[in-house]
RNA sequence: GAUUCUUUUGUAUAAUGGUUAUUACAACUACCCUUCAAGUAGUAAAUAUCAGUUCAAUUCUGAUAAGAAUUA
Numbered sequence: 001g002a003u004u005c006u007u008u009u010g011u012a013u014a015a016u017g018g019u020u021a022u023u024a025c026a027a028c029u030a031c032c033c034u035u036c037a038a039g040u041a042g043u044a045a046a047u048a049u050c051a052g053u054u055c056a057a058u059u060c061u062g063a064u065a066a067g068a069a070u071u072a
Stems, first nucleotide, its partner, number of pairs: 001071007010025003018055001027043005048064005
């Protein structure tokens, strides 16, 4: 240099174009307990960025950014 792939909350992960974006751990609040832990209930937090297609985009297309693999 070329080709291919990946990017979702603090971490990991699901979604096969369709209406509050899933689950687990972690965090916070309440209950329980003499206290802690455990347990129960709940809360907050995410689609890498910018455009395009579409009635509707995490999903399809393009560019950019970061990362990875193969190859010369």

This is a predicted structure of a 72-nucleotide RNA (transfer RNA) from Clavaria fumosa. Rfam family: tRNA. It is annotated as a transfer RNA. Rfam's curators write: Transfer RNA (tRNA) molecules are approximately 80 nucleotides in length. RNAcentral holds the sequence, with entries from ENA. The source organism's lineage runs through Eukaryota, Opisthokonta, Fungi, Clavariineae and Clavaria.